[in-house]
């Protein structure tokens, strides 16, 4: 690192349209690995920041958004086996 075959997770903001309004449809735009779970995608499994609480949280920035950073050597979280590779140390 591969593979098996079991498990945990997440899917936001805005803007048009459709409608008396909401709801719910459709559509398009930002970031991202993923934002439509149309039985769908991608991610992460103790070497764990995949996620979740903190959090209607700071501080910067944007049209708006966990957008970036902090928070964070904080707390919690779901793994077993089979190959095969490197590097150190003992004999």
């Nucleotide at each position: 690192g591969c593979u098996a075959u079991a498990g945990g997770g997440g899917c936001g903001c805005c803007g048009g349209u459709u409608c008396a309004a909401a709801a719910a449809g459709u559509u398009g735009g930002c970031u991202g690995a993923g934002a439509u779970u149309u039985u769908g995608u991608c991610c992460c499994u103790u070497u764990g920041a995949a996620c979740c609480u903190g959090a209607u949280c700071c501080a910067g920035g944007u049209a708006a958004u966990g957008c970036u950073g902090g928070c964070g050597u904080a707390g919690g979280g779901a793994a077993u086996g089979g190959c095969u590779g490197a590097u150190u140390u003992u004999u």
A computed fold for a 91-nucleotide RNA from a marine sediment metagenome, annotated as TPP riboswitch aptamer (THI element).
The coordinates come from a structure-prediction model, not an experiment, and the mean pLDDT is 76.
Its Rfam family is "TPP riboswitch aptamer (THI element)". A reference for the family is Serganov et al. (2006), "Structural basis for gene regulation by a thiamine pyrophosphate-sensing riboswitch", Nature.
The sequence is in RNAcentral, with records from MGnify.